[in-house]
RNA sequence: GUAAUUAACUCAGCGGUAGAGUGUCUGCCUUACAAGCAGAAGGUCACAGGUUCAAAUCCUGUAUUACCC
Numbered sequence: 001g002u003a004a005u006u007a008a009c010u011c012a013g014c015g016g017u018a019g020a021g022u023g024u025c026u027g028c029c030u031u032a033c034a035a036g037c038a039g040a041a042g043g044u045c046a047c048a049g050g051u052u053c054a055a056a057u058c059c060u061g062u063a064u065u066a067c068c069c
Base pairs, nucleotide, nucleotide: 001067002066003065004064005063008022009021010020011019016053024040025039026038027037028036046062047061048060049059050058
């Protein structure tokens, strides 16, 4: 100097209801397990401040991580 930080994990999300896959739990199915099917739970969007009717998103600072000089 550049990039990243969003669910337990991996990641989406161009200012207007926070999502997917995997995982977890419950039910169905099965003699049972796995697979499959249906549903549910799980988020102070790294932290603080600002702009705005409205911010995960824009601006500033801080922290952490990675890379470059």
Description
A computed fold for a 69-nucleotide RNA from Chaetoceros neogracilis, annotated as transfer RNA. The same sequence occurs in records of 3 taxa. Its mean pLDDT, the model's own confidence on a scale to 100, is 83. It matches the Rfam family "tRNA". By type it is a transfer RNA.